[in-house]
Molecule: SAM riboswitch aptamer (S box leader)
Organism: Chloroflexota bacterium
RNA sequence: CACUCAUCCAGAGAGGCUGAGGGACCGGCCCUGUGAAGCCUCGGCAACCCCUGUCGGCGAUCCUCGCCGGCGGAAGGUGCCAAUUCCGGCAGAAGGUGCGGUAACGCCGCACGACUUCUGGAAGAUGAGGG
Numbered sequence: 001c002a003c004u005c006a007u008c009c010a011g012a013g014a015g016g017c018u019g020a021g022g023g024a025c026c027g028g029c030c031c032u033g034u035g036a037a038g039c040c041u042c043g044g045c046a047a048c049c050c051c052u053g054u055c056g057g058c059g060a061u062c063c064u065c066g067c068c069g070g071c072g073g074a075a076g077g078u079g080c081c082a083a084u085u086c087c088g089g090c091a092g093a094a095g096g097u098g099c100g101g102u103a104a105c106g107c108c109g110c111a112c113g114a115c116u117u118c119u120g121g122a123a124g125a126u127g128a129g130g131g
Base pairs, nucleotide, nucleotide: 001131003129004128005127006126007125008124013042014041015040016039017038021031022030023029025089026088027087028086043081044080045079047078048077049076050073051072053071054070055069056068057067058066059065060064085123090120091119092118093117094116095115096112097111098110099109100108101107102106
């Protein structure tokens, strides 16, 4: 760097140096001199790997091992510690709104760039794996 798979509505910040940006991108909205980003120190969280773990299930077997799930832990490897990945972006459905038809409640048709909800996707991030 690309690929495969899994996850993304949970959780967790103080101090020092420094000094203007940051939240990937675009739009929105937000954070920020009551100090952004970055670096350092200490602390924490528990997503993945992991664990001397523990409980249940399943399968092998012959004594314990493997797999799945729940709960727990934090020694170690990553990661993370404003806001759901901050929200949206693309597609579909429903609602909704507008216009028209009908004598008319209703119903039917058409349109939708604004709004709401749901589903799927894209992009991104993190981990694990092999390349």